[in-house]
Model confidence (mean pLDDT): 75 of 100. A computed fold for a 156-nucleotide RNA from Halalkalibacter oceani, annotated as FMN riboswitch aptamer (RFN element). Its Rfam family is "FMN riboswitch aptamer (RFN element)". Rfam links the family to the GO term FMN binding. Of the family's consensus pairs, 100% are formed in the model.

RNA sequence: UUUAUCCUUCGGGGCCGGGUGAAAAUCCCGACCGGCGGUGAUGAGGCGCAGAAGCUGCCUCUUAGUCCGUGACCCGUAUCUGUGAGAAUUUCGGAUGCGGUGGACCUGGUGAAACUCCGGGACCGACAGUGAAAGUCUGGAUGGGAGAAGGAACGA
Numbered sequence: 001u002u003u004a005u006c007c008u009u010c011g012g013g014g015c016c017g018g019g020u021g022a023a024a025a026u027c028c029c030g031a032c033c034g035g036c037g038g039u040g041a042u043g044a045g046g047c048g049c050a051g052a053a054g055c056u057g058c059c060u061c062u063u064a065g066u067c068c069g070u071g072a073c074c075c076g077u078a079u080c081u082g083u084g085a086g087a088a089u090u091u092c093g094g095a096u097g098c099g100g101u102g103g104a105c106c107u108g109g110u111g112a113a114a115c116u117c118c119g120g121g122a123c124c125g126a127c128a129g130u131g132a133a134a135g136u137c138u139g140g141a142u143g144g145g146a147g148a149a150g151g152a153a154c155g156a
Stems, first nucleotide, its partner, number of pairs: 001156002005152006017029003031136002033125002035070004043061005048055002065123002074100009105121005127139003
């Protein structure tokens, strides 16, 4: 330094203001928010080369809600398991693996190259609940989680 293993910690933001109404943070006007990994022409720092200007050199950190993947929710399935008199090809609950479903971007500029830069204008947002339809309220959830950081010990 790296591989598999184990442990600890961390791991999601947002309706201010107004209209209608018996009732709306759910409708309407306007406002606000953007998980995780990757990519990358962003930005910063260090090193190297050079007398200097500078360099197609190296390293580190950093840059996308709408690109490539992925997580939560939901569905199916397999296995295990709980409850139960019984869970069996058929039924209830839970865990894990696998599979599926699941939203959204154009335009101008620069340039060799941009869906990531700069300008402009758009668009999107699980399920259940609710005096009235929810990205923003309440709930499952003091949960789960993509993953991030640190540590342990083994081997190479």